[in-house]
RNA sequence: UUGGCAGCGUCGGGAGAGCAGUUCCACUCACCGGAGGAGCAAGUCCCCGCUAAUCUCUCAGGUACAGGUACCGGCGCAGCAAG
Numbered sequence: 001u002u003g004g005c006a007g008c009g010u011c012g013g014g015a016g017a018g019c020a021g022u023u024c025c026a027c028u029c030a031c032c033g034g035a036g037g038a039g040c041a042a043g044u045c046c047c048c049g050c051u052a053a054u055c056u057c058u059c060a061g062g063u064a065c066a067g068g069u070a071c072c073g074g075c076g077c078a079g080c081a082a083g
Base pairs, nucleotide, nucleotide: 001082002081004080005079007077008076009075010074011073012072013071018029020028021027022026030063031062032061036059037057038056039055043050044049
């Protein structure tokens, strides 16, 4: 220095599904899938295995509003890599 890689902070955007019932702060049924978690393809590998998601599963989480969420963008910080 970089239109590279990933991380942290901050700001903005950011869904889905019952304002359900019981009448008690927990239980029951129905549902959602974008905190987290788990599983799998191609590929790779002698074997064992390694290995992704916004896919699948719902353990957890959630189902008025609020809050929050993966993800996207801006800004700042420092790290790695390359020159």
Source information: RNAcentral holds the sequence, with entries from Rfam. Predicted 3D model of an 83-nucleotide RNA (Glycine riboswitch aptamer) from Ruaniaceae bacterium KH17. The organism belongs to Ruaniaceae, within Bacteria. Its Rfam family is "Glycine riboswitch aptamer". Rfam's curators write: This family represents the bacterial glycine riboswitch. Of the family's consensus pairs, 90% are formed in the model.